[in-house]
RNA sequence: CGAACGGAGAAUAUGAAUAGCUUGCUAAUUGUAUUCUUAGUGGCGGACGGGUGCGUAACACGUGAGCAACCUGCUCUGAAGUGGGGGAUAGCCUUUCGAAAGGAAGAUUAAUACCGCAUGUGGUCUUCGGAUCAAAGAUGGCUUCGGCUGUCGCUUCAGGAUGGGCUCGCGGCCGGCUCGCGGCCUAUCAGCUUGUUGGUGAGGUAACGGCUCACCAAGGCGACGACGGGUAGCUGGUCUGAGAGGACGAUCAGCCACACUGGAACUGAGACACGGUCCAGACACCUACGGGUGGCAGCAGUUUCGAAUCAUUCACAAUGGGCGAAAGCCUGAUGGUGCAACGCCGCGUGGGGGAUGACGGUCCUCGGAUUGUAAACCCCUGUCACUAGGGACUAAACGGUAGGCUCAUACCCUACCUUGAAUUAACCUAGAGAGGAAGCAGUGGCUAACUCCGUGCCAGCAGCCGCGGUAAUACGGAGACUGCAAGCGUUACUCGGAUUCACUGGGCGUAAAGGGUGCGCAGGCGGACAAAUGUGUCAGGUGUGAAAGCCCGGAGCUCAACUCCGGAACUGCAUCUGAAACUGUUUGUCUAGAGUCUCGGAGAGGUAAGCGGAAUUCCCGGUGUAGCGGUGAAAUGCGUAGAUAUCGGGAGGAACACCAAUGGCGAAGGCAGCUCACUGGACAAGUACUGACGCUGAGGCACGAAAGCGUGGGUAGCGAAAGGGAUUAGAUACCCCUGUAGUCCACGCCCUAAACGUUGCACACUAGGUUUUGGGGGAUUCGACCCCUUCAGAGCCCAAGCUAACGCGUUAAGUGUGCCGCCUGAGGACUACGGCCGCAAGGCUAAAACUCAAAGGAAUUGACGGGGGCCCGCACAAGCGGUGGAGCAUGUGGCUUAAUUCGAUGCAACGCGAAGAACCUUACCUGGACUUGACAUGGACGGGACAGGGCGUGAAAGCGCCCCUCUCUUCGGAGCCGGUUCACAGGUGCUGCAUGGCUGUCGUCAGCUCGUGUCGUGAGAUGUUUGGUUAAGUCCAGCAACGAGCGCAACCCCUGUCCUUAGUUGCCAGCACGUUAUGGUGGGGACUCUAAGGAGACUAACCUCUCAGCGAGGUGGGAAGGUGGGGACGACGUCAAGUCAGUAUGGCCCUUACGUCCAGGGCUGCACACGUGCUACAAUGCCCGGUACAGAAGGUCCCGAUACCGCGAGGUGGAGGAAAUCCUGAAAGCCGGGCUCAGUUCGGAUUGGAGUCUGCAACUCGACUCCAUGAAGUCGGAAUCGCUAGUAAUGGCGUAUCAGCAAUGACGCCGUGAAUACGUUCCCGGGCCUUGUACACACCGCCCGUCACAUCAUGAAAGCGUCUCGCCCGAAGUGCGUGCGCCAACCGCAAGGAGGCAGCGGCCUAUGGUGAGGCUGGUGAUUGGGACGAAGUCG
Repeated sequence: CGAACGGAGAAUAUGAAUAGCUUGCUAAUUGUAUUCUUAGUGGCGGACGGGUGCGUAACACGUGAGCAACCUGCUCUGAAGUGGGGGAUAGCCUUUCGAAAGGAAGAUUAAUACCGCAUGUGGUCUUCGGAUCAAAGAUGGCUUCGGCUGUCGCUUCAGGAUGGGCUCGCGGCCGGCUCGCGGCCUAUCAGCUUGUUGGUGAGGUAACGGCUCACCAAGGCGACGACGGGUAGCUGGUCUGAGAGGACGAUCAGCCACACUGGAACUGAGACACGGUCCAGACACCUACGGGUGGCAGCAGUUUCGAAUCAUUCACAAUGGGCGAAAGCCUGAUGGUGCAACGCCGCGUGGGGGAUGACGGUCCUCGGAUUGUAAACCCCUGUCACUAGGGACUAAACGGUAGGCUCAUACCCUACCUUGAAUUAACCUAGAGAGGAAGCAGUGGCUAACUCCGUGCCAGCAGCCGCGGUAAUACGGAGACUGCAAGCGUUACUCGGAUUCACUGGGCGUAAAGGGUGCGCAGGCGGACAAAUGUGUCAGGUGUGAAAGCCCGGAGCUCAACUCCGGAACUGCAUCUGAAACUGUUUGUCUAGAGUCUCGGAGAGGUAAGCGGAAUUCCCGGUGUAGCGGUGAAAUGCGUAGAUAUCGGGAGGAACACCAAUGGCGAAGGCAGCUCACUGGACAAGUACUGACGCUGAGGCACGAAAGCGUGGGUAGCGAAAGGGAUUAGAUACCCCUGUAGUCCACGCCCUAAACGUUGCACACUAGGUUUUGGGGGAUUCGACCCCUUCAGAGCCCAAGCUAACGCGUUAAGUGUGCCGCCUGAGGACUACGGCCGCAAGGCUAAAACUCAAAGGAAUUGACGGGGGCCCGCACAAGCGGUGGAGCAUGUGGCUUAAUUCGAUGCAACGCGAAGAACCUUACCUGGACUUGACAUGGACGGGACAGGGCGUGAAAGCGCCCCUCUCUUCGGAGCCGGUUCACAGGUGCUGCAUGGCUGUCGUCAGCUCGUGUCGUGAGAUGUUUGGUUAAGUCCAGCAACGAGCGCAACCCCUGUCCUUAGUUGCCAGCACGUUAUGGUGGGGACUCUAAGGAGACUAACCUCUCAGCGAGGUGGGAAGGUGGGGACGACGUCAAGUCAGUAUGGCCCUUACGUCCAGGGCUGCACACGUGCUACAAUGCCCGGUACAGAAGGUCCCGAUACCGCGAGGUGGAGGAAAUCCUGAAAGCCGGGCUCAGUUCGGAUUGGAGUCUGCAACUCGACUCCAUGAAGUCGGAAUCGCUAGUAAUGGCGUAUCAGCAAUGACGCCGUGAAUACGUUCCCGGGCCUUGUACACACCGCCCGUCACAUCAUGAAAGCGUCUCGCCCGAAGUGCGUGCGCCAACCGCAAGGAGGCAGCGGCCUAUGGUGAGGCUGGUGAUUGGGACGAAGUCG
């Protein structure tokens, strides 16, 4: 699909007869016609369209060919036909089984369902005679009912011609099969294969074919990667890239594969079939437990997994598909809409003006800056959204009606009618109003954009480097800014950058990388001439290279995205024609490559045999005696049983001094006494010969030090292991004494080395110089050497060139060619697993997880070295005196304490800040008080000012009370004050690691730099190095350097000599006066001195030199001689050195207290340890008496004389002095006396008593005096400090601070006044040059391994998956065999036959079972190594 078929049902119209009756109504039955619906039979389609990417490494895909080896429903065209019969069967009905799904039996029926017969255009087969093979009708019109005719069908055959479409060419669509070429990884997969490869025959298929089977043969594939494993749909294309490439294969398009998993066929033109069938399995659902059902990788939707992926929407209006004659029906194809900023494109969130640069915010140097024309405000515009109104295109056909054309109602043409899901849209007009519309990320560098606050290695950030530990542009917030914008960031992935797998376009001496070496099959590459061919190559033509996409030119949506049209391109493949230089192939020839031959010399080349001397050891004998041996020093060991030493004889093994070399030979490893035998290679010279025979070389084969292994020998020396002795913290080492394997020989293994020139082999080319080995030639000579030249080796230096540099440089690491090997961050890892080899040891091949942001090369500058050279310093040495022992003083640590305030900590803290802690100081503690404050400035308010006096309380401070009391004035006020108030004061609170300033230290060491030039890719170098010299980077000479700066030195101060000037307070030679005496006085400037200026010293003069110069040594003169002595002066820098408690200062913190005042206490505390000092231990001394000589400094609330008192400290008193005027007198020394070696006439601590002075006050806690007391200590362990000349040592004096004093300290002054330095080996520190470096926080560096702990990944280690093979079982099913059971069509009168079916059998076979093997992944007690981790342990 009713226009294939029989039914069933409904509606409408119209008849017939029946029944009821309200006689025109109702009901049921039945006929006809039309329309509608459709369960079943039948036909066509469900093989298209739609989905997905499991599988597949394959003719699956792409591309180009082929099929004489094929098929093709529907469609188109053409030719021929469509005659006449038959038997069934669904449905329907009856019976029946079952819960259901679904059946069973009987009766009955139609067809375009099924089956014969006829015909044979034609097809197929053929022995060419023949045999065989079809069909179906339906529906319109007309009809004289005989029939005619249209359309759609049906059957057979063919694809030539026509028709038809189209712009010319052109000319079915879809499929099946075959072949060439192309496109993934893996060799830790190297051998695979038995229907396998081929043949003959048969079967089967649409068709070729081992597609299947029987027989025969033994083939076929493979390093151009077979077989195996892993992964994967392929392509047009997409992304990226300059390209070449690389990665990918969503959407769209072509092909393939699949449809729950596995197997199988049926039907059909087409399937081994997504929404068909059968079987097996898993899962899910229903069940009456007997049995059944299902397959969204169709569209929506659900669930689960997941970081994550939409609506259970509208419509067949368009395009397309199926069926149908058509209307039409179906269509989650498709067309639309919805959801999601997922992507691309376009648009808006307003435009113009507007500076008191408003408010607010943020910052601030407090002036301001910025946000910012931004806003407000004024004037405009109207996109989008909103409201109202209008409003297309996509629609053309088909169909219907009418007309034309026509034989035609066919086809075609014309007119009209009809068809819109989207559509409440696009678009247009009007209205209103700046009205409704901006976010995200970032702001340390890369990388555009900066400040504040908070936090304080916390919280956190991070792509890489990295940021954060109290001033974070890096965290969090804020403001500002930058970038992009309806998006912006993040994450994941791909390409790029990456020339970092290098075709374009890399490398291999030292960065990763040349195989240990040779021979050589395959492969790659290959000399000259000529010819042929035409493989590669080149040119042209033809075919193809789908469309879309990319690119170019146009066109349509207002633009664009998007779409459409045209062109170009598709770099490919096939084929035809041509060219012949190069390449290949074939042929012929040549000699320059290569080889053969002759001759000659050189050589540790190899193998085997024989021989030799020296030495070591052992044995025997002699001589001989106490040691030998060994080491840094020793000991173990040997020796009186006679060693070592020495002489003679003997044995045995191993290695070959001198020659000897930078030399020779060999492929490398390697090779050394001499002789002989055998033997390999190279080289030179020379004629002749062969005629490209060559180079390289994956696999393969051979060789391959030492050590090691096996068997058998041998063993003198040496000597792993082992034993002993030393060393040491230890010493499983270095050293010593022994000593076994081994070292040696024969045979057989092993196959590795820093097997290195860290440099593969071969060939060609590219300046030189010099040495040497082996040959040849020339010249010369009597002969040679020297010399010139040539070939082959072996070294050094250098040019061009190369190289990151170092370096290489005819023996290339230069310039080229050919071939091989190898590399691609470091560690893991010269490892694991697997394989191969080996007796073993082990070797060859060779990953990954994981971890890190590096590892590495060459060179540079420093620093360092138990590296080198040169040099310096009280650095050592030579000396003198100390410390460390005692007592005390003082500082520090520790302890204690309410507090013992704080700081300084190796040198470079510790008699330091502190040049004065009883109160004060004072910062600390306890207690008592104050709050604009003890102190400063300003504003407001107030005042009978402040000051002063008195009283109470109290430890004082304070609190409370009383008395007394203003000045100036322009009359506004100002000064002054306050128990009021606001800003603020104040802080010895923190940070010296936020700072300034100042200081210490290396170090008064001689260094540190710059400009220009030159060299180097550069860091950098040169200068500044070198040779002399100096205290010195001081100076000289040389030099690719030339100059300069900061340092050195000098200039400055003191001191040493002289001169000039000046002459009081200083001085006094000469003159005068005076005194007991004194420069006391007149006077003087001579001298001393004072204090101003000058002179002087510069290697100046002379001599000498291992002198060029610089300089050094010496001599004289000179006060002084080689910077005369001392001071001040401290380069670039180092130590985050010290100081916020001197002051200053950023930030933070406290504000009736971390501020201020007061009293008392503490800083002085004492089992102890250390530093710095004083006094001593005595006779170079102590005590007593006498006596001599300084310098510098200070002095008015001060120094204080004469005098008197006191034993004394001191007191009374006061001359003089604001000072060259006065205070003001040194001590050691010298002279004389005593002590006589002792715990003393040494020493003075400690303690008792009595005093003095200062001061408000000496208890904690002052100094001093007197009397008494009289401790330790008799020269100091290890160790350690200072000093080189007016120094050390020793003696006193002064000053600052200060009421007094803890002062023995600090800073100064003068007196007396030495010793020693051979020298630079060593210790310490420093300077210059050079060398090594794995260090750069720079040796107090870096760094290795075991062990312990934690974490991570991984290997091994008994059991589970997958694949293969063997065997077993064997569903469904095709074909085969059988078919005794069953059957309508045909034949036959019948019996029966033909044919078919069920059933059965066997072959194949899915799932399953079993055994073996391979592969892979996770888990896994235990175990192996690895990586990483915090300040662990041992070295």
Model confidence (mean pLDDT): 82 of 100. A computed fold for a 1435-nucleotide RNA from an uncultured prokaryote, annotated as small-subunit ribosomal RNA. The RNAcentral record of the sequence draws on ENA.